This is a predicted structure of a 72-nucleotide RNA (transfer RNA) from a Bacillota bacterium. It matches the Rfam family "tRNA". Gene Ontology term of the family: triplet codon-amino acid adaptor activity. It is annotated as a transfer RNA. The source organism's lineage runs through Bacteria, Bacillati and Bacillota.

[in-house]
RNA sequence: GGCUCCAUGGUCAAGCGGUGAAGACGUCGCCCUCUCAAGGCGGAAUCACGAGUUCGAUUCUCGUUGGGGCUA
Numbered sequence: 001g002g003c004u005c006c007a008u009g010g011u012c013a014a015g016c017g018g019u020g021a022a023g024a025c026g027u028c029g030c031c032c033u034c035u036c037a038a039g040g041c042g043g044a045a046u047c048a049c050g051a052g053u054u055c056g057a058u059u060c061u062c063g064u065u066g067g068g069g070c071u072a
Stems, first nucleotide, its partner, number of pairs: 001071007010025003018055001027043005048064005
């Protein structure tokens, strides 16, 4: 250089055209407890970036950026 896969809360991660964008861990508050841990209830926090297609894009297409693999 060519080809190819991936990018979603702090971490892991489901969803793959119309969902309130699941879940787990973590975190914050409350309950429980003499206290802590465990447990219960609740909250905050996410679609890498730019274009395009579409009535509608996290999802499809192209490009950029970053990461992985194969190959010369």